[in-house]
RNA sequence: GGGGGUGUAGCUCAGUUGGUAGAGCAAAGCACUUUUAAUGCUUAGGUCUCGGGUUCGAGCCCCGACACCCUCA
Repeated sequence: GGGGGUGUAGCUCAGUUGGUAGAGCAAAGCACUUUUAAUGCUUAGGUCUCGGGUUCGAGCCCCGACACCCUCA
């Protein structure tokens, strides 16, 4: 340098035909307990990597950039 893949919560990942962004773990609070752990309930946490385009409407479609991974040379 060519080709392919991935980028969404602190971490691991879903997200259907474009229509109000979710789960598990982690965190905080409460209950329980002598205390811790475990368990149960509740809560918070997001510029969906960045820029642009299409659309009434984009995590999803299109273009470009960046980062990482695989592969070819």